[in-house]
Parts: sequence; structure tokens; C1' cells
RNA sequence: CGAAAGUGUGUCUAGGGUUCCGCAUGGCUUUUAUGGACUGGACCAAGUGACACAGGUGUUCAUUUUAUGAACACUACACCGUAUAGGGAUAAAAGCCCAGGCGGA
Repeated sequence: CGAAAGUGUGUCUAGGGUUCCGCAUGGCUUUUAUGGACUGGACCAAGUGACACAGGUGUUCAUUUUAUGAACACUACACCGUAUAGGGAUAAAAGCCCAGGCGGA
């Protein structure tokens, strides 16, 4: 804001770090150490980003087994801030979670 419901999941993207793979630089003779101010593989990923599916709300119609089915409409808005903050998970971090918190309008 809305008569009401105002939700969830999936696939991705902005973004994110470094357990694993790879790469780079050393060491060792047999596999290790360091590096994410290493493009990557893979992985995590948005309330206020995208798409899709499901669910939900309302009205009308049909059936007459009272509960189902069908059609249509709705499923909004949202400063992504003082924050380059605090805490948490994972190996680690993040626009992930606490949290549409707290604050402001």
C1' cells in the first nucleotide's frame, strides 16, 4: 500500500572467497610447501536482481456428492542507508543467514 492473499522452490546473474582441480614459484624423488592484490574448472549467491514453475487470495459460472472443477483478476511497495558496521555458517568469503532486524522517510 492492499478487500484479501501478499509465499516457496528451481535455473541463472551482479557479487564472493579458496577446501578440491588447475595454474605459478620453490623443494623433494616422490609427492609436498606457498600464492586468490592467480584469468579459470567447480563451489556459495541476492527481501529491495532476471526468468520459470508451484502455491495462495478474491469474484463469477457449473455440478448438487457441499465439496470439487473451470474461467478471469490479484500475489503490491521497498532508502540495497550511518553500513567499508556487528555477529554467524562453510575450507573461506559475499549483495548468503541473523535481517524488510536497528535507524530514517

The RNA shown here (Guanidine-I riboswitch aptamer) has 105 nucleotides and comes from a Syntrophomonadaceae bacterium. The prediction has a mean pLDDT of 82. Rfam family: Guanidine-I riboswitch aptamer. About the family: This family represents a conserved RNA structure found upstream of the ykkC and yxkD genes in Bacillus subtilis and related genes in other bacteria. The function of this family is unclear although it has been suggested that it may function to switch on efflux pumps and detoxification systems in response to harmful environmental molecules. It was read from a public genome assembly, where an Rfam model found it.